[in-house]
Context: one part of a larger RNA
RNA sequence: GCCGGCGAGUUACUCUUUGUGGCCGUAAGGUUAAGGCACUGGCGUGCUGGAGCCGUAGCGAAAGCGAGUCUGAAUAGGGCGUCUAGGUCGCAGGGAGUAGACCCGAAACUGCGUGAUCUACCCAUGGCCAGGGUGAAGCGGGGGUAAAACCUCGUGGAGGCCCGAACCUUUUAACGUUGCAAAGUUACUGGAUGAGUUGUGGGUAGCGGUGAAAUGCCAAUCGAACUCAGAGAUAGCUGGUUCUCCCCGAAAUGCAUUGAGGUGCAGCCUCUGGUGUUCAACGGUGGAGGUAGGGCUCUGAUUAGGCUAGGGGGCACGACGCUUACCAAACCUUAUUAACCUGCAAAUGCCAUCGUUUAAGAGCCAGGGAGUGAGACUGCGGGGGAUAAGCUUCGUAGUCGAGAGGGAAACAGCCCAGACCCUCAGCUAAGGUCCCAAAGUGCGGGCUAAGUGUGAAACGAGGUAGCGCCGCCCAGACAACCAGGAGGUUGGCUUAGAAGCAGCCACCCUUUAAAGAGUGCGUAAUAGCUCACUGGUCGAGGGGUGCUGCGCGGACAAUGUACCGGGGCUAAGCUCGUCACCGAAGCUAGGGCAUACGUGCGUAAGCACGGAUGGGUAGGGGAGCGUUCUGUGUGCAGUGAAGCUAAGGGGUAACCCUUGGUGGAGGGCACAGAAGUGCGAAUGCCGGC
Numbered sequence: 001g002c003c004g005g006c007g008a009g010u011u012a013c014u015c016u017u018u019g020u021g022g023c024c025g026u027a028a029g030g031u032u033a034a035g036g037c038a039c040u041g042g043c044g045u046g047c048u049g050g051a052g053c054c055g056u057a058g059c060g061a062a063a064g065c066g067a068g069u070c071u072g073a074a075u076a077g078g079g080c081g082u083c084u085a086g087g088u089c090g091c092a093g094g095g096a097g098u099a100g101a102c103c104c105g106a107a108a109c110u111g112c113g114u115g116a117u118c119u120a121c122c123c124a125u126g127g128c129c130a131g132g133g134u135g136a137a138g139c140g141g142g143g144g145u146a147a148a149a150c151c152u153c154g155u156g157g158a159g160g161c162c163c164g165a166a167c168c169u170u171u172u173a174a175c176g177u178u179g180c181a182a183a184g185u186u187a188c189u190g191g192a193u194g195a196g197u198u199g200u201g202g203g204u205a206g207c208g209g210u211g212a213a214a215u216g217c218c219a220a221u222c223g224a225a226c227u228c229a230g231a232g233a234u235a236g237c238u239g240g241u242u243c244u245c246c247c248c249g250a251a252a253u254g255c256a257u258u259g260a261g262g263u264g265c266a267g268c269c270u271c272u273g274g275u276g277u278u279c280a281a282c283g284g285u286g287g288a289g290g291u292a293g294g295g296c297u298c299u300g301a302u303u304a305g306g307c308u309a310g311g312g313g314g315c316a317c318g319a320c321g322c323u324u325a326c327c328a329a330a331c332c333u334u335a336u337u338a339a340c341c342u343g344c345a346a347a348u349g350c351c352a353u354c355g356u357u358u359a360a361g362a363g364c365c366a367g368g369g370a371g372u373g374a375g376a377c378u379g380c381g382g383g384g385g386a387u388a389a390g391c392u393u394c395g396u397a398g399u400c401g402a403g404a405g406g407g408a409a410a411c412a413g414c415c416c417a418g419a420c421c422c423u424c425a426g427c428u429a430a431g432g433u434c435c436c437a438a439a440g441u442g443c444g445g446g447c448u449a450a451g452u453g454u455g456a457a458a459c460g461a462g463g464u465a466g467c468g469c470c471g472c473c474c475a476g477a478c479a480a481c482c483a484g485g486a487g488g489u490u491g492g493c494u495u496a497g498a499a500g501c502a503g504c505c506a507c508c509c510u511u512u513a514a515a516g517a518g519u520g521c522g523u524a525a526u527a528g529c530u531c532a533c534u535g536g537u538c539g540a541g542g543g544g545u546g547c548u549g550c551g552c553g554g555a556c557a558a559u560g561u562a563c564c565g566g567g568g569c570u571a572a573g574c575u576c577g578u579c580a581c582c583g584a585a586g587c588u589a590g591g592g593c594a595u596a597c598g599u600g601c602g603u604a605a606g607c608a609c610g611g612a613u614g615g616g617u618a619g620g621g622g623a624g625c626g627u628u629c630u631g632u633g634u635g636c637a638g639u640g641a642a643g644c645u646a647a648g649g650g651g652u653a654a655c656c657c658u659u660g661g662u663g664g665a666g667g668g669c670a671c672a673g674a675a676g677u678g679c680g681a682a683u684g685c686c687g688g689c
Base pairs, nucleotide, nucleotide: 001689002688003687004686005685006684011099012098013097014096015095016094017093018092019091020090021089022088023087024086029054030053031052035048036047037046038045039044058065059064068080069079070078071077102240103239105237109230110229111228113226114225120204121203122202123201124200125199126198127197128196129194131163132162133161134159138155139154140153141152142151143150167191168190172187173186174185175184206222208218209217210216215224243624244623245622246621247620248619253266254265255264256263257262267372268371269369270368271367272366273365274364275363277360278362280357281356282355283354284353285352286351287350293344294342295341299338300337301336304333305332306331308328310327311326312324313323314322315321375400376399377398378397379396380395381394382393383392384391405416406415407414420592421591422590423589425588426587427586431582432581433580434567435566436565440579442578443577444576445575446574447573453569459553460552463550464549465548466547467546468545469544470543472541480537481536482535483534484533486510487509488508491505492504493503516531520529521528593614594613595612597610598609599608600607601606625678627675628674629673630672631671632670633669634668636666643662644661645660646659647658648657649656650655
């Protein structure tokens, strides 16, 4: 891992509700418990037993009063009652409570004990440490001294001394990692007369011991050992929870919570009874309101100017004053602005009422049962954030959640559309119709040249198409070419110089067809080139500007084209119009099933017809299948039961039946009853492979 078996809402009591019975019923009732007696093989059954319980009256804290009572001074008001219709005892189902209470699961807590044969420390008594080196004190000889000290040579054999086996330890590395081994092997390393190491016996015990202290060790276990018990501890947590079909079908919100992944109440779902259109949509009528937008009167913010209090600076100064290209209130003009501004003010939505339509798994009331209370994305209206986030938080609608099908290449939340079953029939939706790949290489008009389409901004540009506006132009425009572009004058100042052309000031006059006290280049300054401006040649359009459509640049990312799904396309791109077709579980057609209604028939069960309905998680409701056992009835079986197996058949499903083989002794059906009643999952348990 697979297969087989086992494996989870039970039982008792109490309460509540529904169904179904007994008794009593429009009045007072219903019921026995323990015990007793009788019968019985036993389980038990019958009779008895009226204690008790519920009901028959309520109100008040109570005394108490009583169809009333309490409050109260009240004969007031108010609260709860009366004025009636069910009561009670069983059985069965749903739910709750108390119990382990659907099953498995802690880490822990407590108690009685068991452990120091491992290990920590201690006690008692023993053992062990090859060999080599170093050479302390002391002592002796010699020297030396007044005596010492001291020096030297020997002797001596000290030391948590040195080197290094046994022994103890374990530094580093490799191997080993289902190992040789639940801590090892090999090489290297540390200690090796000591705080050494070791044998045996003994001691210290868990709220504890021991600890050269690491929370280390206390039997492969230690931030508190192990065993058993309390014990089925508790688990607002995780996992699991077993046959079928039919009907309906949520929530992820509000308030509160030692509350936030839990729970209570409400909301939303379901079932039963009641009510009977009260619901909803649309239309009419009547309302409330201050959002969008607008606006600037108010409250604030705010642009420029004017006017002018006040302040600042300057002058003046005993005082009064004067002045100001400074700041600036109010006021006037101008230009803006606001979620917490409003002299205006919608659309929607909301409320009420009348009418119409729909008759829906509409509304409302009472009761039984829930689940949910982590939501997600998209559009629209906001807040937070950065007018960031597949962000967060509200409102509103939709989808997913709990929704399959078609489209978006693929893609819960987008677009279309809501799957009862069958059909090798038809029509459409979104989206599509050159090939992959079903359907147009359809028709008509325009645009694009960028493979734009098939990813992007500010900004940039004689791209191209269209629509405007303003100058110029046959008295000759625009471009090009030829010619002129002068004089006062080198304007004045400045400057070493400044002559159109460093800079400052002014910017006149004259000759002219025209020519600036000069547009740029240039020189040290001049010079030189050029422009404005003018004439000629030429001969028809030319210049500027605004708006719109589609394009261009801007455009750099990590495996490989790689930002159309691909091929590929100049239409198979974009835009306007138009006709066909394809395309889904939508709609239609034919057949069938079920559900709740309606109508008809029927005592009923049910039958027929009609239109409607039948996606579904949590969850509610309904109807069944199968397993084991019991009772009653009835069959089957050695002429072959159950089981196993092959084939065939039936039913909407769980399932059921028949025949053959095998098997060799029990087994079915109908009705009723009782459950250890259905397995694929629980890192489930046991077994097999």
The part of an RNA shown here (large-subunit ribosomal RNA, domain II) has 689 nucleotides and comes from a Pseudomonadota bacterium. Taxonomically the source falls in Pseudomonadota (Bacteria, Pseudomonadati). The RNAcentral record of the full RNA draws on ENA.